[in-house]
C1' cells in the first nucleotide's frame, strides 16, 4: 500500500418467567422529541410524548370472587441461537 476482519441502534427467535381476556397491551395515522459501529456525512431501523380512528376468543375443572388446566392477544421481560451501517477515516491481524 493492498488484503481480510471485528464492533452500533436493532430485527428474528428455541426455552423461561409473567400480564390481560371485567381489555389493558399490541397494531395503524399525526404531530414534537431522543438515542443510534470510535469520528464525518447519511441510510434504514429504534424509542419516548401527546392526539386521533379502529379494536379482540373463550372453554373447561373445582374446595366456587380465591384457585388450576388448554386455549387466545400481531401481549411484556429475559434471551440458547441467527442476522445486523453506505462512503471516507479509526481499530484488529499477517
Nucleotide at each position: 500500500a493492498g488484503a481480510a476482519g471485528a464492533g452500533u441502534a436493532g430485527c428474528c427467535a428455541a426455552g423461561g418467567c409473567g400480564c390481560g381476556u371485567u381489555a389493558a397491551g399490541u397494531g395503524u395515522u399525526g404531530c414534537g422529541a431522543a438515542a443510534c459501529g470510535g469520528g464525518a456525512c447519511g441510510u434504514u431501523g429504534u424509542u419516548c410524548g401527546c392526539a386521533a380512528a379502529c379494536g379482540a376468543a373463550a372453554g373447561g375443572g373445582a374446595a366456587a370472587u380465591c384457585c388450576c388446566c388448554u386455549g387466545c392477544g400481531g401481549u411484556g421481560c429475559c434471551g440458547c441461537g441467527g442476522c445486523g451501517c453506505g462512503u471516507c477515516c479509526g481499530c484488529u491481524c499477517g

Model confidence (mean pLDDT): 84 of 100.
The RNA shown here (THF (Tetrahydrofolate) riboswitch aptamer) has 94 nucleotides.
The model forms 93% of the base pairs in the Rfam consensus.
Rfam family: THF (Tetrahydrofolate) riboswitch aptamer. Gene Ontology term of the family: tetrahydrofolate metabolic process. For this family Rfam cites "A eubacterial riboswitch class that senses the coenzyme tetrahydrofolate" (Ames et al., Chem Biol, 2010).